Model confidence (mean pLDDT): 78 of 100. The RNA shown here (Fluoride riboswitch aptamer (crcB RNA motif)) has 62 nucleotides and comes from Synergistaceae bacterium UBA6101.
RNA sequence: UAGUUUCACAGCGAUGGAGUUCGCUGAAAUCCUGUUUUUACAGUAAUGACUCCUGUCCAUUU
Numbered sequence: 001u002a003g004u005u006u007c008a009c010a011g012c013g014a015u016g017g018a019g020u021u022c023g024c025u026g027a028a029a030u031c032c033u034g035u036u037u038u039u040a041c042a043g044u045a046a047u048g049a050c051u052c053c054u055g056u057c058c059a060u061u062u
Base pairs, nucleotide, nucleotide: 009026010025011024012023013022016053017052018051019050020049021048032043033042034041035040
């Protein structure tokens, strides 16, 4: 200096916050789908998964 392993810590998983859990990463993990001339246009979703809150959209009732 490089690689591997273990522990601890931190972070990430297409738009917010919190808890639980799963996976991944150690400067990487990550950066949705379709069409198109990949410039651009259209569409789904606040979750990786579950629950709650907030925001947004649709319908109904008061």

Source information:
The model forms 100% of the base pairs in the Rfam consensus. NCBI's taxonomy places the organism under Bacteria, Thermotogati, Synergistota, Synergistia, Synergistaceae.